[in-house]
C1' cells in the first nucleotide's frame, strides 16, 4: 500500500424558539364535578416490522390416561424456554484468516427414479470381443476389459488365469462392518487384528427410533354502569309522559367442559349449549415505576453465560402524543461560482427471549493473503 | 392488536414430483347465413405471484417475501 474475511458501537451531532402525550409540584378560581395560568420531568427502534419459534401472564378442570396429530434430531454446555446461543466433532468450500450444512435411521420395511438406453436394483448382451454353426443375410452361447445412453451402470491400479472375459485368484490402496488397545465427558479420531470382495440414491416419500408438546389467547380474563324486553304502581285523553324492581325476546337441542377420537373425571334443569332477533358503541383494570430490567465493577468460565456489590427508574395511549422551525456543523447530489436541494429502513399498543427480512453512511477492534521497503 | 386462508392463459378453475401443464368461459381466423346469433373447423395466449434450498429433476416439497381475502367487541 492494496485485496480481503470476522466481530462490534452508532445510525446526524449541539444551542435557540414554538408545539403535542403521560406524571408531577406550588398558586389562583370554583356550582366541589373541575377549570384557569405556571413549574419539574420523562417520551420510539436496531429492527418497534413479518407474526415465524419460545415463554410469561390469564381462562378453559389442579391440566388426567390412551389413540390420532404436531415439532425437533451430530456432541457436550448456557438458559424461564426454544426450532435460540456457545464450545467441539463429522461433511463441502477457500492459498488463507475464514464460511455453508432441516447433521438420526437407507446392511428394519414398503414406495420412487420421467426421458435417454439392450439393461435403473435379486442386475443387465445394443455396439465390440470370444467359441460354436452357416444357405454368408444371420443365428445359438460364453463374456461387464473397451464403447456408447444416462444424474446414477454394482470399488480402483497391476498382475496370474482364460477361447475371450470376470474378486475366479493374488498383491497393493480406498471405503464397510467387527473386536480389541490408546486418547477424550462426548460425538470422535488414531492404531492393530479379522472378515466378506463393496454394501448404490432418495426420509423437505411413507415410515422406524428417540425427545418434547393439553386448548384458546390482553379483542385472554376481572369489576362496574347504560339500555332493549319484562312486571308493579301513578297522572292525563285510545296513545303518551313518569318513579320503583328485574336485566331482553322467540326458536331449537338434552347434555356440556377437559378444542379430533376412546375412557376416565367434573358440572348441571329458575342449567348449559346454540341459532335468529335486539340493545350499547360507555368507564375502570389486566397495563406500564421493580422487571427472567438496564449499567458499571468485579469474581469463575475458552465462551454462551453466571454469581456477588455499587448505582439508576426508563414511552403508553380516544387503537391519537414522540413534531415543526431558525443558527451552525457533518455527509451525499446539483452547480464554474455564488449558491440550491436532500439526511437510509422504518414507527410502540399486555410484556419479554430469539429468528428472519428491510436499511443510506460512519466509526473501532482482530485477523489473513499479496506486493515494495528496512 | 390476535388468528387463518389464498395467489395456475382475460376471467371462473383442475392439477400435488417427471413426456409439450389442462378444463369451460372468452378471444383471433376460416366455414354455415342474404346478414347476425346458434353450430362446426383451426388456432393464438401461461416466468404456474417472487426470491433461495431439497432431489438427477419443483407448478407440486421446505423456508423467506409481496399481494389479496375471511374471522375474532360488549349485554355472555
Nucleotide at each position: 500500500c492494496g485485496a480481503g474475511u470476522c466481530g462490534g458501537u452508532c445510525g446526524g451531532g449541539c444551542g435557540g424558539u414554538c408545539g403535542c402525550g403521560g406524571c408531577u409540584g406550588a398558586u389562583c378560581c370554583u356550582u366541589c364535578g373541575g377549570g384557569a395560568a405556571u413549574g419539574g420531568u420523562c417520551g420510539a427502534g436496531g429492527a418497534a416490522a413479518g407474526u415465524c419459534c419460545g415463554g410469561a401472564c390469564u381462562c378453559c378442570a389442579c391440566a388426567g390416561g390412551g389413540c390420532a396429530g404436531g415439532a425437533c434430531g451430530g456432541u457436550g454446555g448456557g438458559u424461564a424456554a426454544c426450532g435460540c446461543c456457545c464450545a467441539c466433532c463429522c461433511g463441502g468450500g477457500g492459498u488463507g484468516a475464514c464460511c455453508c450444512g432441516c447433521g438420526g435411521g437407507a446392511a428394519a420395511g414398503u414406495g420412487c427414479a420421467a426421458c435417454a438406453g439392450a439393461a435403473a436394483g435379486u442386475a443387465g448382451a445394443c455396439c465390440g470381443c470370444c467359441g460354436g454353426u452357416u444357405u454368408c443375410g444371420g443365428c445359438c452361447g460364453g463374456u461387464a476389459a473397451g464403447g456408447g445412453u444416462g444424474a446414477a451402470a454394482g470399488g480402483g491400479u497391476g498382475g496370474u488365469g482364460u477361447a475371450a472375459g470376470a474378486g475366479a485368484c493374488c498383491a497393493c490402496c480406498a471405503g464397510c462392518g467387527u473386536u480389541c488397545g490408546u486418547g477424550g465427558u462426548g460425538a470422535c479420531a488414531c492404531g492393530a487384528g479379522c472378515g466378506g470382495c463393496u454394501a448404490g440414491g432418495u426420509a423437505a416419500a411413507c415410515c422406524c427410533c428417540g425427545u418434547c408438546c393439553g386448548g384458546a389467547g390482553c379483542a385472554a380474563g376481572g369489576c362496574c354502569a347504560a339500555g332493549a324486553g319484562g312486571g308493579c304502581g301513578c297522572c292525563c285523553u285510545u296513545g303518551g309522559g313518569u318513579g320503583c324492581c328485574u336485566g331482553u325476546g322467540c326458536a331449537g337441542a338434552c347434555g356440556a367442559g377437559c378444542u379430533g377420537c376412546c375412557c376416565g373425571c367434573u358440572c348441571g334443569a329458575u342449567g348449559u349449549c346454540u341459532g335468529c332477533a335486539g340493545g350499547u358503541g360507555g368507564g375502570c383494570u389486566g397495563c406500564a415505576u421493580c422487571g427472567a430490567g438496564g449499567u458499571c465493577a468485579u469474581c469463575g468460565g475458552u465462551a454462551a453465560c453466571g454469581g456477588u456489590g455499587g448505582c439508576c427508574c426508563c414511552a403508553g395511549a380516544c387503537a391519537g402524543a414522540u413534531g415543526a422551525u431558525c443558527g451552525u456543523c457533518g455527509c451525499c447530489c446539483c452547480g464554474a461560482g455564488a449558491g440550491g436541494g436532500g439526511c437510509a429502513c422504518a414507527g410502540a399498543a399486555u410484556c419479554c427471549g430469539g429468528c428472519u427480512u428491510a436499511c443510506a453512511g460512519a466509526c473501532c477492534g482482530a485477523c489473513u493473503c499479496g506486493c515494495c521497503a528496512u | 392488536g390476535g388468528g387463518c386462508g389464498a395467489u395456475u392463459g382475460g376471467c371462473g378453475c383442475a392439477g400435488g414430483g417427471g413426456c409439450u401443464a389442462g378444463c369451460g368461459c372468452g378471444c383471433u381466423u376460416c366455414c354455415u347465413u342474404g346478414a347476425c346469433a346458434c353450430g362446426g373447423a383451426a388456432g393464438a395466449g401461461g416466468u404456474c405471484a417472487c426470491u433461495g434450498g431439497u432431489u438427477c429433476g419443483a407448478u407440486u416439497c421446505c423456508a423467506g417475501u409481496a399481494u389479496c381475502g375471511c374471522c375474532c367487541a360488549c349485554c355472555a